[in-house]
A computed fold for a 353-nucleotide part of an RNA from a bacterium, annotated as large-subunit ribosomal RNA, domain IV. The prediction has a mean pLDDT of 86.

Context: one part of a larger RNA
C1' cells in the first nucleotide's frame, strides 16, 4: 500500500450529486409537552431531572398465607409465625463518571407523491408502481350471466341481484362543468339494400312425329343444362338515446376622458369551445420567468404572480389529520465526510520456509 478495527488539537458538512459513511441519541422513573386534526391521535414530540452504595430497616405499603376464631355448610374474620414484593424520605460514604461494562430512539421545520397495514422485478429497480376498504357504471331472473372443455360435465354456486361476472376509480372533506358531429353500446322499426331458400316467366340439349328443294327445317312427351320477375331475416344505411362509454372541449378584428387592459361589439367556424378548482408544477420550451421568503453569497427550496410552447374534473379536480427504509429544501444535535492528515491494534500484502 490493502482490508477491519480504535484515537485526535483546532474548526464542524468547508466534503459529496445527496450528511453516503461514521459521529451522536439510546434503558427506567418523575415533570413537561406546540401547530394541526378525522377528536383517535399528532407524542417517547420537543425539552429538562433522577439513578450507585451504607444505616435508619426484617421500612411504610402490597400479595400469599399455616395456625387460630366464628359457622350446619359452601364459607368467613383476625391476620402478631414463615415466603415474595417493595417505593418514598432522612443520615452518611467513594469516584472523573453511579442504566459505572454490554444490550436499548437522534431531533425539528417546510413541501411533493401515495389516504393508510400490505404486494412487487426469486439473482442490478420496494416505489409516487400494484392492491386496498369506499364510488361508479355494465350485464346476470338461475338449466344465470361469465370461464374451463369437441362432449360429457364442471366452477359460478349447494349461492339467488343487500347475490355473481366485467370494466373504471381509489380512505374521507368539498365536488365532478358543456359536447351524442365521429366510433362504440342500447333501442326502434316506416322505407333503401340483401344471403340462402321459395318461384319458375324465358332459353338450350336430346327425338318419336310431321315437313321437305333430299341439303335440311319443325318439333310433343320424357329425360337434361340453365333460369328472369316476385317473395325473404340479421345486418348496413337510417332515426333517436348514452360521456363515471372510446373520446373532444376554438380563431381573427375593434373598444373605456393620460398610458396600458378589455367588462363590451363585430365577424369566421365547430357537435361543443375549458365550467369549479389548481397553475414555471412529478406538468413551463422560452427559463436560472418576475416578485418576496430563507443564506454573506441560493439554476435547487417556499410564498406569490398567470404570459397554462403543452392543468382540468372517476384517464378524476382541489384539500387533507395519521401513516412512508419514497423524493426535495432548510434547521439543532453530532462528528476523521471534510481543512489535512497523524498514531495505534489486527489481518494480509513482503521476506524465509
Nucleotide at each position: 500500500c490493502u482490508c477491519u478495527c480504535g484515537u485526535u488539537a483546532a474548526g464542524g458538512a468547508a466534503c459529496u450529486c445527496g450528511g453516503c459513511a461514521a459521529a451522536a441519541u439510546g434503558g427506567u422513573c418523575c415533570c413537561g409537552u406546540a401547530a394541526c386534526u378525522u377528536c383517535g391521535g399528532g407524542a417517547g414530540a420537543a425539552g429538562g431531572g433522577g439513578c450507585g452504595c451504607c444505616c435508619u430497616a426484617u421500612u411504610a405499603g402490597u400479595g400469599u398465607g399455616a395456625a387460630c376464631u366464628c359457622c350446619u355448610g359452601c364459607g368467613a374474620g383476625u391476620g402478631u409465625a414463615g415466603c415474595a414484593u417493595g417505593a418514598a424520605a432522612g443520615g452518611g460514604c467513594c469516584g472523573c463518571a453511579g442504566u459505572g461494562a454490554a444490550a436499548a430512539g437522534g431531533c425539528g421545520c417546510a413541501a411533493g407523491c401515495g389516504a393508510c397495514u400490505g404486494u412487487u422485478u426469486a439473482c442490478c429497480a420496494a416505489a409516487a408502481a400494484c392492491a386496498c376498504a369506499g364510488g361508479a357504471c355494465u350485464c346476470u331472473g338461475c338449466a344465470a350471466a361469465a370461464u374451463c372443455g369437441a362432449a360429457a360435465g364442471a366452477u359460478g354456486a349447494c349461492g339467488u341481484a343487500u347475490a355473481g361476472g366485467g370494466u373504471c376509480u381509489g380512505a374521507c372533506a368539498c365536488c365532478u362543468g358543456c359536447c351524442c358531429g365521429g366510433u362504440g353500446c342500447u333501442g326502434g322499426a316506416a322505407g333503401g339494400u340483401u344471403a340462402a331458400a321459395u318461384g319458375g316467366a324465358g332459353g338450350g340439349g336430346u327425338u318419336a312425329g310431321g315437313a321437305u328443294u333430299c341439303g335440311u327445317c319443325c318439333g310433343a312427351a320424357g329425360c337434361u343444362c340453365u333460369g328472369a320477375a316476385a317473395u325473404g331475416a340479421a345486418g348496413c344505411c337510417c332515426c333517436a338515446g348514452u360521456a363515471a362509454a372510446c373520446g373532444g372541449c376554438g380563431g381573427c378584428c375593434g373598444u373605456a376622458a393620460c398610458u396600458a387592459u378589455g367588462a363590451c361589439g363585430g365577424u369566421c367556424c365547430u357537435a361543443a369551445g375549458g365550467u369549479a378548482g389548481c397553475g414555471a408544477a412529478a406538468u413551463u420550451c422560452c427559463u436560472u420567468g418576475u416578485c418576496g421568503g430563507g443564506u454573506a453569497a441560493g439554476u435547487u427550496c417556499c410564498g406569490a404572480c398567470c404570459u397554462g410552447c403543452a392543468c382540468g374534473a372517476a384517464u378524476g379536480g382541489u384539500g387533507u389529520a395519521a401513516c412512508g427504509a419514497c423524493u426535495u429544501g432548510c434547521g439543532c444535535a453530532c462528528u476523521g465526510u471534510c481543512u489535512c492528515a497523524a498514531c495505534g491494534a489486527g489481518a494480509g500484502a513482503c521476506u524465509c520456509g